RNA sequence: AGAGUUUGAUCAUGGCUCAGAUUGAACGCUGGCGGUAUGCUUAAGACAUGCAAGUCGUGCGGUAGAAGGCUUCGGCCUUUGAGAGCGGCGGACGGGUGAGUAACACGUGGGAAUCUACCUAUUAGUGGGGGACAGCCCAGCGAAAGCUGGAUUAAUACCGCAUACGCCCUACGGGGGAAAGCAGCAAUGCGCUAAUAGAUGAGCCCGCGUAAGAUUAGCUAGUUGGUAAGGUAAAGGCUUACCAAGGCGACGAUCUUUAGCUGGUCUGAGAGGAUGGCCAGCCACAUCGGGACUGAGACACGGCCCGGACUCCUACGGGAGGCAGCAGUCGGGAAUAUUGGUCAAUGGGCGGAAGCCUGAACCAGCCAUGCCGCGUGCAGGAAGACGGCCCUAUGGGUUGUAAACUGCUUUUGUCAGGGGAUAAACCUAUCUACGUGUAGAUAGCUGAAGGUACCUGAAGAAUAAGGAUCGGCUAACUCCGUGCCAGCAGCCGCGGUAAUACGGAGGAUCCGAGCGUUAUCCGGAUUUAUUGGGUUUAAAGGGUGCGCAGGCGGACUGGUAAGUCAGGGGUGAAAACCUACGGCUCAACUGUAGACGUGCCUUUGAUACUGCCGGACUAGAGUUAAGAUGGAGUGGGCGGAAUGUGUUGUGUAGCGGUGAAAUGCUUAGAUAUAACACAGAACACCGAUCGCGAAGGCAGCUCACUAAACUUUGACUGACGCUCAUGCACGAAAGCGUGAGGAUCAAACAGGAUUAGAUACCCUGGUAGUCCACGCUGUAAACGAUGAUCACUCGCUGUUGGCGAUAUACCGUCAGUGGCUAAGCGAAAGUGAUAAGUGAUCCACCUGGGGAGUACGACCGCAAGGUUGAAACUCAAAGGAAUUGACGGGGGCCCGCACAAGCGGAGGAGCAUGUGGUUUAAUUCGAUGAUACGCGAGGAACCUUACCAGGGCUCGAACGUACAGCGACUUGUCGAGAAAUCGGCAAUCCCUUCGGGGCGAUGUACGAGGUGCUGCAUGGUUGUCGUCAGCUCGUGCCGUGAGAUGUUGGGUUAAGUCCCGCAACGAGCGCAACCCUCGCCCCUAGUUGCCAGCAUUCAGUUGGGCACUCUAGGGGGACUGCCGGUGAUAAGCCGAGAGGAAGGUGGGGAUGACGUCAAGUCCUCAUGGCCCUUACGGGCUGGGCUACACACGUGCUACAAUGGUGGUGACAGUGGGCAGCGAAGCCGCGAGGCCGAGCUAAUCUCCAAAAGCCAUCUCAGUUCGGAUUGCACUCUGCAACUCGGGUGCAUGAAGUUGGAAUCGCUAGUAAUCGUGGAUCAGCAUGCCACGGUGAAUACGUUCCCGGGCCUUGUACACACCGCCCGUCACACCAUGGGAGUUGGCUUUACCCGAAGGUGCUGUGCUAACCGCAAGGAGGCAGGCAACCACGGUAGGGUCAGCGACUGGGGUGAAGUCGUAACAAGGUAGCCAAGGGCGAA
Repeated sequence: AGAGUUUGAUCAUGGCUCAGAUUGAACGCUGGCGGUAUGCUUAAGACAUGCAAGUCGUGCGGUAGAAGGCUUCGGCCUUUGAGAGCGGCGGACGGGUGAGUAACACGUGGGAAUCUACCUAUUAGUGGGGGACAGCCCAGCGAAAGCUGGAUUAAUACCGCAUACGCCCUACGGGGGAAAGCAGCAAUGCGCUAAUAGAUGAGCCCGCGUAAGAUUAGCUAGUUGGUAAGGUAAAGGCUUACCAAGGCGACGAUCUUUAGCUGGUCUGAGAGGAUGGCCAGCCACAUCGGGACUGAGACACGGCCCGGACUCCUACGGGAGGCAGCAGUCGGGAAUAUUGGUCAAUGGGCGGAAGCCUGAACCAGCCAUGCCGCGUGCAGGAAGACGGCCCUAUGGGUUGUAAACUGCUUUUGUCAGGGGAUAAACCUAUCUACGUGUAGAUAGCUGAAGGUACCUGAAGAAUAAGGAUCGGCUAACUCCGUGCCAGCAGCCGCGGUAAUACGGAGGAUCCGAGCGUUAUCCGGAUUUAUUGGGUUUAAAGGGUGCGCAGGCGGACUGGUAAGUCAGGGGUGAAAACCUACGGCUCAACUGUAGACGUGCCUUUGAUACUGCCGGACUAGAGUUAAGAUGGAGUGGGCGGAAUGUGUUGUGUAGCGGUGAAAUGCUUAGAUAUAACACAGAACACCGAUCGCGAAGGCAGCUCACUAAACUUUGACUGACGCUCAUGCACGAAAGCGUGAGGAUCAAACAGGAUUAGAUACCCUGGUAGUCCACGCUGUAAACGAUGAUCACUCGCUGUUGGCGAUAUACCGUCAGUGGCUAAGCGAAAGUGAUAAGUGAUCCACCUGGGGAGUACGACCGCAAGGUUGAAACUCAAAGGAAUUGACGGGGGCCCGCACAAGCGGAGGAGCAUGUGGUUUAAUUCGAUGAUACGCGAGGAACCUUACCAGGGCUCGAACGUACAGCGACUUGUCGAGAAAUCGGCAAUCCCUUCGGGGCGAUGUACGAGGUGCUGCAUGGUUGUCGUCAGCUCGUGCCGUGAGAUGUUGGGUUAAGUCCCGCAACGAGCGCAACCCUCGCCCCUAGUUGCCAGCAUUCAGUUGGGCACUCUAGGGGGACUGCCGGUGAUAAGCCGAGAGGAAGGUGGGGAUGACGUCAAGUCCUCAUGGCCCUUACGGGCUGGGCUACACACGUGCUACAAUGGUGGUGACAGUGGGCAGCGAAGCCGCGAGGCCGAGCUAAUCUCCAAAAGCCAUCUCAGUUCGGAUUGCACUCUGCAACUCGGGUGCAUGAAGUUGGAAUCGCUAGUAAUCGUGGAUCAGCAUGCCACGGUGAAUACGUUCCCGGGCCUUGUACACACCGCCCGUCACACCAUGGGAGUUGGCUUUACCCGAAGGUGCUGUGCUAACCGCAAGGAGGCAGGCAACCACGGUAGGGUCAGCGACUGGGGUGAAGUCGUAACAAGGUAGCCAAGGGCGAA
């Protein structure tokens, strides 16, 4: 410090996710030791049991019991002394918890009107009396708790009196108020009373700070203030009476929800964010609520009273209790410990002290809960062992120096021994010193932890390693299993037979007594942006203006000193963090010191800037004067064209409308035309990226009224300004209300079309509405998708309104309105003085997509609805700009038998053949739009053959190697059998140095075999786009980048062919050419070819010849080279120009770029993986691949006269031939047969060419056509039944030119005619070749199909066979409404009124004081009153749970209906609004 994830790729926006650190944690697996710290986050739920606050006999009366002694036995004395009581002090501390509390509760800093036991200092005093009550005793009641009565009694308990320096009250005259003693032989000590001061602690007030929500906007009646009184320790509405009507609030009152606050802690670079467990400070609480008492202090955790709930005891009459103290129990929960030891230390209470008490505290126990430290050995050791795992070219690699083995060490653990400090304290005793209580010395005594830490010794590698991960992020890889299953997953995503992603294993990586997971918070996230973001198009500028508050504000000067700046002082607790130095062996931990604590208060100063006060200014702003502008607004008047209607005339059969029609109108006279009349609405031309207005918006002419900006130049005011939350006003269209009006157009509606449907698009009609007045509504894609104002920043060019200059040119200037562009900005597109640039001020708004601008609430509205405006749930994206493709029922250019123009077919018939389907035991398999279907197959009777049935073989049908034994193999023959096969009989090796070798079969073993699967694991090969003209690279340049340029443009070409231009310059694969063949010529060579001339023959037969033909080798020739025209002077094009056999790539072939279709082929071959191994292998016989209702493709033959039949007989070329071609001759009607010459081929042979020509037939199912069938033959072959070909005779079907739709072909082509070959025993209408005869047409590129280039749009990229919307149906999820119902909180009115204190009263009782007494004062109990907790009645508000039914939403596998959107998406789309409709 970043990374992954939207895309085919890119940039930017934007969310989600990860890597880090943290924790009072929990869970899973595992677990050796020590130190140190932490440990109910949930039920402030309920609690059994024990303990947690007592102490003092030096305050008091007294004292059970024990020991000793005495005794007159009644008892007494001494030592000691429990329990209870009176009294004092302490139980207000310490300890716990965080429920409540949004508050002076807390933090911080100040303040004045207060109290403070114990403590310290100081002053003064401590005299003399009195009356009781507990206890104890007696009596009574009660189950108990406890209570009552009587008698007696002490005090440091209680009460008078006296005294009063100071103290309190006061009207300033005066008045009032205290006390206690105890211990000691004594000195003396401890106390007591009053008061002052301090210290400590506490109470009160104030400034500032300290959560969220405005879908909480108004709250308040003791409320705010005053006066008086009361009350308090103390100020105060704290309380009461009276008076006034205030007080708080947008700087957020009130209400609701949540929460103890802080020092700090975690994180972060910081600013911040989150948090408040342990420790420390403060607060609050103690079962829930209320109340006071006592006291210095409480409204009191282990006190009291009352009410409620709960629990327990009970004799039913009544009682008792409060763990949020320490342990512990139950419950809740994912989850949190021992019913431990000691007061040794520290601290606290009491006491004079010893001492007692102390679950505070110190220790121990439990838990890997955290942090820190240590260990589980170290060194050597290669046959790199065995085993495991992986690979294999069988060598190996890895685990791995790891182990074994050898040596060494001993932390920890085990055993044994030693063992200090915490205690120099306290206490006791003695002594010394000073002087009276301290210090010192000596001696004694006291340790829970603990016989622990620590030290020493002994034996001995002995006692000690796991967890997670290994696709990317992210360090670490292989095998097997599984087969979209099981499963994984933080995000992206893995898994559908070769998974580094699941599970196991081996190996590796990371951490290590831990490791992972889950949860949490911060970080990364500049993703709420103060530091430090944005708003044209990604989310985001309010529809527009006016304007209060608020914020900000021109230039000069004086004052002030609030902000600001500087210095000083106080405070900012300790702990923590940081720094330095120390202590535990180190560290964690801890000690000491320092620094810090950014804040608040106070004081002194400075005065630039801001603020405030005063004065003066004119550049901002405004007023006035002059000028000119406009479709600015409101109201009135007027006008013509058009439309519709009406009347009248002319006129006759249609009009109208559409892609085409129909509905509609019309012989009752339309449309058309002419005249006149009426009505309402809108204003052609001018008219223009022109004007005006704040926006919405504004257009015939004219009048009146109103407003505005602009220009010019004087004068005036003197900052009067800018922006603007709330507010107010305006605000298109549609819509609403009332009333007028109604020509046109026209939602709804009706009809006609279109269509699968057509609730639409098109047509004919047509109502609201459209127009006006008044009133509402308040929204629009209200857009420049760009808030307002001010200032500054290169230029060029239009235009509107002014002004200046003598001025219709030209120039300058002000205010507008446009285009292009620089810098800059921007993700880019773009913007660019009219900023989206550079700055300033103010306002509004945004923070992933969906849910949703929805729900609820509130406000507004007559309604429609508007404004404000969530959540649950769900996804990992949604979105922007640009790029490359692809696509478009987008555009432009161009090409192709693509169309058109022609010729001939096929589709109809019969047959052949292939396919589908069906059938079958099997009908083997593959190929399936173009690019399968006379295709693999160039030839299925057996074989082929892969399929089926049957019967048989198992190292196997071939081959190699090794071993064993053998001598054959084979031939003939016989039997069984369908054959394979099995069995019998006969015959049967070679060489040798004798060791053996060769050969052969048999057996065993190793390797076999598979046309079984996967062409979606592959190689090779093939098809197709397409013989289309394209596809790329290097360097440079441009762009943030994907990419672009080049390759685009202007011409041209068959061509990215060439030329020109150009930020490109070059290059490669393609094109072309080079290759083969045909066409002309030449040279060479003449046998088997040829024959002009010379002989010769039946015959080029022979001699001869090689001129010609031909053959087969080599050359030449054609290049737009020449001419003319055209073009740009180019490339090129044109020419019925020349020349030439051939002319513009001369014809044909071979040749197929980068790539596409997961195209075809595992059944040609090769091959990974999987599968079978007495079978999915191999052999045999028979059958099947040849089936047949039907459908399709490709062909053949026809339907006839351009023909059939008969006759005649001329002219080719390619090619084949020895298990072959087979002449001639003979036989047969013929297929063919017999015989067999010649030929291994320019020699012999297949071999006959056919269309042609002549004659006849005369339009008919025929002398067309030949299917089908019968009989008889022939050929091949082991075999012709299933299932071959051919021949003769006989038979003589359909068919009379073929619907929709469709195929081929541009010249030696189509059409037509025959011929040959491969395969092959035989079988050809197929395929591949060959020649003969030999056309028609092309205006042209509008249209169909395919393709190329450029451009445009795109929501497509699996790329239009794309994407995608909504209803409906089903399942699940969350949510709104909902008659109601249940509960919580809160509130209003009223009722009730415990305890309590206060007030009043004076009924009863009454020790101290007064009084001789009566009685009084005072007290206790009682009564009454107001206040008040709980409770109740009635009514509101609010929140939550449930709820029949219901609304929409979301998510789901391949459901239904359509096709709305994306291309001109096939009616451009979208926004607002109204109406209608299955849905879009």
Molecule: small-subunit ribosomal RNA
Organism: uncultured bacterium